[in-house]
RNA sequence: CUACCCGUGGCACAGCUGGAUAGCGCGUCAGACUCCGACUCUGAAGGUCAACGGUUCGAAUCCGUUCGGGUAGG
Repeated sequence: CUACCCGUGGCACAGCUGGAUAGCGCGUCAGACUCCGACUCUGAAGGUCAACGGUUCGAAUCCGUUCGGGUAGG
């Protein structure tokens, strides 16, 4: 330099054949249970989907550019 893949709560991921409130697990907080704690159960907070622009009635999802990470080649 070129090609490809990835970027989604604190962490690891799903969703990517466009459709309405963006989910799951772990973690955090509160409550129940307990003599106290752990386990277990219940509930809650936390994202505006890497950024910007475009297409569309509608974008995490499609297109373009940029940024970051990875792989391969030169």